[in-house]
RNA sequence: GGGCCCGUAGUACACCGGUAGUAUAUUUCCAUGGCAUGGAAGAGAAAGGGGUUCGAUUCCCCUCGGGUCCA
Numbered sequence: 001g002g003g004c005c006c007g008u009a010g011u012a013c014a015c016c017g018g019u020a021g022u023a024u025a026u027u028u029c030c031a032u033g034g035c036a037u038g039g040a041a042g043a044g045a046a047a048g049g050g051g052u053u054c055g056a057u058u059c060c061c062c063u064c065g066g067g068u069c070c071a
Base pairs, nucleotide, nucleotide: 001070002069003068004067005066006065007064010024011023012022013021018054026042027041028040029039030038031037047063048062049061050060051059
């Protein structure tokens, strides 16, 4: 320098055109004399920009970052 793959909650992963979910962590409350544990509720995320579309996390382009292969 070129090809390919990836970027979503603190962490690990789903969802792949129609309001983004699960586990765990975290906060509050309840149960217990207390801890552990269990139950209920809450907060928290689509790398950035542009385009297509009635509508984009999803499709297209560019940039940034990571991985891998070739030179």
Molecule: transfer RNA
Organism: Candidatus Gottesmanbacteria bacterium